[in-house]
Context: one part of a larger RNA
Parts: sequence; structure tokens; C1' cells
RNA sequence: CUGGGCGUAAAGCGCGCGUAGGUGGUUUGGUAAGUCAGAUGUGAAAGCCCUAGGCUCAACCUGGGAAUUGCAUUUGAUACUGUCAGGCUAGAGUAUGGUAGAGGGAAGCGGAAUUCCAGGUGUAGCGGUGAAAUGCGUAGAUAUCUGGAGGAACAUCAGUGGCGAAGGCGGCUUCCUGGACUAAUACUGACACUGAGGUGCGAAAGCGUGGGGAGCAAACAGGAUUAGAUACCCUGGUAGUCCACGCCGUAAACGAUGUCAACUAGCCGUUGGGAGGUCUAACUUCUUAGUGGCGCAGCUAACGCGUUAAGUUGACCGCCUGGGGAGUACGGUCGCAAGAUUAAAACUC
Repeated sequence: CUGGGCGUAAAGCGCGCGUAGGUGGUUUGGUAAGUCAGAUGUGAAAGCCCUAGGCUCAACCUGGGAAUUGCAUUUGAUACUGUCAGGCUAGAGUAUGGUAGAGGGAAGCGGAAUUCCAGGUGUAGCGGUGAAAUGCGUAGAUAUCUGGAGGAACAUCAGUGGCGAAGGCGGCUUCCUGGACUAAUACUGACACUGAGGUGCGAAAGCGUGGGGAGCAAACAGGAUUAGAUACCCUGGUAGUCCACGCCGUAAACGAUGUCAACUAGCCGUUGGGAGGUCUAACUUCUUAGUGGCGCAGCUAACGCGUUAAGUUGACCGCCUGGGGAGUACGGUCGCAAGAUUAAAACUC
């Protein structure tokens, strides 16, 4: 020396699936690779250490021992790990019956509203602001009524409600389809966990081709404000927002908290199941899977977390190592591009 960490100080990949690898329930027997013990050989000498002796002492020198933590061979041990064979059912999964849900994809349909068009009524304003103006309007606007067109979004219900791995998902109906929960049995018999590479999904913006275009609205134009106003405010307005197909692959992709498993006081809400009780109710008890609020122990620098842990442990992966330079340069890979990803150094404090 055999590190310490990752909610907010640097640090959890945006999220899954999964290869190699790492790790792995319970029981019996075999084996003896790991492991443990003994023996033998070897581990040069000198040196170090111990001891005895020699130079008057010491340094120094000489003799003996120990050590040489190793390797090889061999004989044993068999608890644990491995391995082989055979069982088991508590992990995992399958079958059956139910339940809830904005989970995903496709098609069809609906009403309110905005805008536009046509027509009727009607007349001088409308609109907008802090105040105005640009703008619209006697070629008849705004307002109001009737009819029509078209696109986008789905008020109320709506809820620290639900579903989904995450991104995300909200009008109604139908079709196709994934997952979860739950009850009681039956079955398989460790089939499991994690996961470097890999692969798939992945908001918004952006890109390509072709559609669509009501409202909104980067850019842009005008009017204001102002010392100026390349803004905030107003009037307009194009990409875009929408659809199909193909790219991009990033976000404060956040719970700023990786996944899985076990254990460790409680109380109060709420969602979906199940079981029971009686007083059958707008009831109550228990249990289970979520989702919230407090809170003990414990943890934490504090804030806070607290059975949905940031507590106590185990398995595996990812990541961090003073600030700036810099998530940049160069090179590689990917991309149509925008750029993404991987990722330094000099120098400086």
C1' cells in the first nucleotide's frame, strides 16, 4: 500500500432487449480443479536476522542456524466454491378464470370554437393600447342571422387519478395488438440476476420527398416605446406547427436518485384486485399490487431521505478524480446537412 465516492459539492448511460463475461436457491452422491494439511526435492553463495567464536573492543572476519512467504512431485482431508450424475419447490416461468387502464397501431364518426366564402338585416365606425398609431371599414366593415368550406385541437368529466421501460399517452366507436394485477389449482423444475460490445425505441427543434395549411407563429415588414430599441407592447406575416414515408439521436431525456434481491417501528389518504365481518352501509377489518403525505431507528456536511431509502447488506453494470482551456482541437465512426459520438494537450490560476 491492499482507495474514496456518484439526490443538491465532480460523478447513474434518456430507456429497454440481449451476446460474451461476472454472480447465482435447496438436497443427495461421486470427483478432487480451486482450497487446506503432511512429506520429499529444489529455492547458489554472499547479504539481512539469531547464535557461537577470532582480531585488546568495534567496524570487519569465521562457523552454525533460521529465513528464503516460491515452484514441482507425491500422500491425504472434503466444510465451502467448481465440475459430473440424480432429486426438490420457496426464485423464475406456463396453463385456466377474472379485473382496471389517456399502453400501442389502423379506420370511421361527432360537437363547440377560430378563420374564410355566399346571402339577409343594418350604419359609421371597428380593432388595438399604459396611451396611441400602423391595420380594417361608405367599393358597406365591426355587430347579428342563415347556409357552406377547411384545418387543427378535443372544454366539462379530471383527480400528488390511471397506463407505459423511457420518451410519452386524453372526444366517441370498431378492428388488430403489448404489458400489469388478481384468485384457486395444476404443470415445468433454477430455466435466474446483471450486462462490456451489439441492437431497438427515443420530446421538441431541424433535414429530404410529396401532400395539407384554419389558428398560432421563428425570420421578415410596419406602428409604438426609447437617448438608442436590430427587444419587451401592437398590426400584419413566411418557414414551421398537421399527414405519409425516410433521416436526425439530442433535452433541466429530472426523482438531477442505474437494475435486481433480501431485511429493518408506525400513522393518515388514494387507485386496481382478493378475503372476511356484521348493524347491508356514503359501513368496517385483513391482505396484496401501485401511487401520495407525515414519521421511529438509522443515514446525511447540512438540506433532507426514511418498507416507493439517500437505512442495513449482496450481485452486476455505468461514471467521477481541482477551476479554466473544453465537451473544444485533431483523428475515427455516424449523418444529406445541421451536427452527434468518442475525446486530448500546450498554456494558465
Predicted 3D model of a 349-nucleotide part of an RNA (small-subunit ribosomal RNA, central domain) from a metagenome. The full RNA is in RNAcentral, with records from SILVA. Rfam family: Bacterial small subunit ribosomal RNA. Rfam links the family to the GO terms ribosome and structural constituent of ribosome.